[in-house]
Molecule: transfer RNA
Organism: Candidatus Portnoyibacteriota bacterium
RNA sequence: GCCCUCGUAGUUCAAUGGAUAGAACGGGGCCCUUCUAAGGCCUAAAUAGGGGUUCGAUUCCUCUCGGGGGCA
Repeated sequence: GCCCUCGUAGUUCAAUGGAUAGAACGGGGCCCUUCUAAGGCCUAAAUAGGGGUUCGAUUCCUCUCGGGGGCA
């Protein structure tokens, strides 16, 4: 330098063009308990960035950034 692949919540993962982007663990609050743990209820939190296609984009196209891999 070229090619492939990945990027979603603090973490690990869903969502193959259409209802408010969901779940688990973790965080916060309350209840329960003599206390802690366990348990119950509630709650905050995310699509790497720009542009395009489309009535509609996490999804498709393109550029950039970052991780991984291959070739030279």